Predicted 3D model of a 74-nucleotide RNA (transfer RNA) from an Alphaproteobacteria bacterium. The prediction has a mean pLDDT of 81. It was read from a public genome assembly. NCBI's taxonomy places the organism under Bacteria, Pseudomonadati, Pseudomonadota, Alphaproteobacteria.

RNA sequence: GGGCCCUUAGCUCAGUUGGCUAGAGCGCCAGUUUUGCACUCUGGAGGUCGCCGGUUCAAUUCCGGCAGGGUCCA
Numbered sequence: 001g002g003g004c005c006c007u008u009a010g011c012u013c014a015g016u017u018g019g020c021u022a023g024a025g026c027g028c029c030a031g032u033u034u035u036g037c038a039c040u041c042u043g044g045a046g047g048u049c050g051c052c053g054g055u056u057c058a059a060u061u062c063c064g065g066c067a068g069g070g071u072c073c074a
Stems, first nucleotide, its partner, number of pairs: 001073007010026004019057001028044004050066005
């Protein structure tokens, strides 16, 4: 320098071909329970879907560029 893949909650990840309010597990907070802690159960907070632009009535999803990471080639 070039090819391919990935980027969604604090972490690990889903998200069927563009359209319903963006979700799960773990974690966090509060309550429940306990003498107390843990566990259980209930509820809650937490997201510019990496950034910029394009297509579209409508983009996490499609297209381009950029950034970061992984991998292969040179």